[in-house]
RNA sequence: GGGCCCAUAGCUCAGUUGGCUAGAGCGCCGGCGUGGCACGCCGGAGAUCGUGGGUUCGAGUCCCACUGGGUCCA
Numbered sequence: 001g002g003g004c005c006c007a008u009a010g011c012u013c014a015g016u017u018g019g020c021u022a023g024a025g026c027g028c029c030g031g032c033g034u035g036g037c038a039c040g041c042c043g044g045a046g047a048u049c050g051u052g053g054g055u056u057c058g059a060g061u062c063c064c065a066c067u068g069g070g071u072c073c074a
Base pairs, nucleotide, nucleotide: 001073002072003071004070005069006068007067010026011025012024013023019057028044029043030042031041032040050066051065052064053063054062
């Protein structure tokens, strides 16, 4: 220098050929139960989807550039 892959909640991930409200587990907060802890049950907060543009009635999803990480080639 070139090719490919990845980037969604604090962490690990899902999101079906673009479609209506972006979800799960763990963690966190509150409640119940216990003498207390753990476990369990119930409820809740938390992500404008790496950044900036574009296409579209509509984008986490498609296109372009950039940033960061991984990997292969030179």
Predicted 3D model of a 74-nucleotide RNA (transfer RNA) from a bacterium. The coordinates come from a structure-prediction model, not an experiment, and the mean pLDDT is 81. Its Rfam family is "tRNA". Its family is annotated with triplet codon-amino acid adaptor activity in the Gene Ontology. Rfam classes the family as a transfer RNA.